Order: sequence, then C1' cells, then structure tokens
RNA sequence: CGAGUAAGCCAAGUGACCGCGCUUCGUGCGAGGAAAGUCCGAGCUCCACAGGACAGGGUGCCGGGUAACACCCGGUGAAGGCGACUUCAAGGAAAGUGCAACAGAAAUAAACCGCCGCUUUGCGGUAAGGAUGGAAAGGCGGGGUAAGAGCCCACCGAUGCUUCGGCGACGAAGCAUGCCCUGUAAACCCCACCCGGAGCAAGAUUGAAAUGGGAGCAUUCAAUGGCUGUCCGUCACGCUCCCCGUAAUCGCUGGAACGUGCAGGUAACUGUACGUCAAGAUAGAUGGUCACAUAAACAGAACUCGGCUUACGGCUUGCUCGAUUU
Repeated sequence: CGAGUAAGCCAAGUGACCGCGCUUCGUGCGAGGAAAGUCCGAGCUCCACAGGACAGGGUGCCGGGUAACACCCGGUGAAGGCGACUUCAAGGAAAGUGCAACAGAAAUAAACCGCCGCUUUGCGGUAAGGAUGGAAAGGCGGGGUAAGAGCCCACCGAUGCUUCGGCGACGAAGCAUGCCCUGUAAACCCCACCCGGAGCAAGAUUGAAAUGGGAGCAUUCAAUGGCUGUCCGUCACGCUCCCCGUAAUCGCUGGAACGUGCAGGUAACUGUACGUCAAGAUAGAUGGUCACAUAAACAGAACUCGGCUUACGGCUUGCUCGAUUU
C1' cells in the first nucleotide's frame, strides 16, 4: 500500500429572527439508531377459566443470563476459509407409512463389459478394474486365490464395552467385533418440553342541551291539540328517574428507566452508591431562513418495555493474508 475479517463510536453544534406542541409559565423541554417491518417475548387492560384429556401451534446439542423469549453469552460437534474468522431448527430413519425423476446391467438389490474355470451357440465363479448416478455393498496396502472377495492381517474409519477427564454436550486411551440392513423427518410421523383469547379505537370515570325510548307519579277542576262537526272516551302536553349519547378527563409516560463510579463474573449479565427526569399530541407539534469554509445517507414518535429483521452516511481500532522498500 492492497485485499479481507472482527469490534466500537457519531448521526451534528452554536447564535439570531419567525412559527408550532407541552408547560410547574422559567424565553423551561420538544423524534431515532433504526421512531420502520409488526416477526418473537413481556408489562398493563378487558373477556373466558373446577380439574383432566384430545386437537392445534411452537421449541429441539450442552451450560449459563433474563421478567420472558424463537433473544443474548460461553462452550461441544459438524461445515466453509491459506488465515484472521464465520455459519448451523444440531432429538429419533431396527415404531410405522410415503417418496427417491433421469441415467445405469443392477437403487436394498446386482453380473452389462471385463477377469477366471469348465463337459464352451452355453453354464458356473468373481464386486479387483470399466461404465451410470446425489448415493453402488467401509477405505487403503499386503497376504491369499483359477480369478477374486474382511477370506485373512496391519493402519485408518465404524459399532459395542471398560477406564480416565469434563457440571454437561463431548473428548482421550485400551479391548472386542470383519463390519448386518441407502438417503430423506423446514415429508407424514414418534419422543421430550412449552402454550387461553383480544388488544390503548384495550379499558375506566364524569356526562350539558335537544331528539328518541322506557318506568313511575299525577290525571280533582279547567284550558289547548289529535282521533269525524258535537258529546262521551282516549292519547299527547306536566313532574321525577333511567337508557342512549356529542364530548371531556384519566389511561399517558417515573420505568424489569437512564448515566457514572465501584464490586462479582471469561462473557451475556447482576449487585450497590451517587446523580438525572429527558416529547406526550388527538387530525395529531418537533419546522423555516441567515451566519460560522459546511450538513449530507436511511428516515419521522402515538400505551410502554426487551429482542430480532430490514434501510442507510461517516469515522476509529485490533487482527489476518499478500506485495513493496529499508
């Protein structure tokens, strides 16, 4: 210098003028790392709920963290990379079922070519070699044989047992077994564990006038209006209460909160001391102009937190590989 890899930080500031929301009226405060997607997990609210089972859904190596999680941390194993490092829904395929195109002689079962033998238009032996495939009967070397073959042996692998190490996943060593049953479970399924529903337009309180509806009281006399002009009768008109209800207030921002120091822990995280209060609208504020060389990417709160995912500008540092110079 180039290529890569991992971790972290910032997301503008100050002043002036105008404008907006909140307001304890003091010229006080006023968007984000993702406020986004609404994909997980919770708080909170209402509804449901004796207990159990089925169905349905989710999770699936080990240990730890957390209010909880499908998240995070540290490991194990496997895979990728020269490496720094990264990735993984990583239980069960001898419980059962299904599926495996094409190619190939043959796909859970084998003789097409080749090799060997014989009584040779054929029969038998053979999985070492060729050829097909994602996958071909553990691999490789030697012995052996008519030719071959775990048929036998060494090494590697596999399986089982024992011992040792580790909390554990698992690892190491020794011994034994010639090795016998393909793959697929983000196919059905089996096993273990977990799981009520809806969501702040949740929900709670208050509730004017008018209209409408309902209940009760009064209907003694009279008046007015409707029901046929009149009479009788009846209804409305009166008073009180309730329902509905425009709307207002609460929920609403002080919380599993944030910052700094110390302590514990490899870490995630936890504890403790001190400090801080930092938008709260309801058609929805957070903007504009100017100056400082000059402000730019993705983007804009609506109940609140913990994560994940996606979008995106700039900067710093550690490490790895390569090249060059001294």
Model confidence (mean pLDDT): 75 of 100. A computed fold for a 326-nucleotide RNA, annotated as Bacterial RNase P class A. Its Rfam family is "Bacterial RNase P class A". Its family is annotated with dimeric ribonuclease P complex, ribonuclease P activity and tRNA processing in the Gene Ontology. Rfam's curators write: Ribonuclease P (RNase P) is a ubiquitous endoribonuclease, found in archaea, bacteria and eukarya as well as chloroplasts and mitochondria. By type it is a ribozyme. It was read from a public genome assembly, where an Rfam model found it.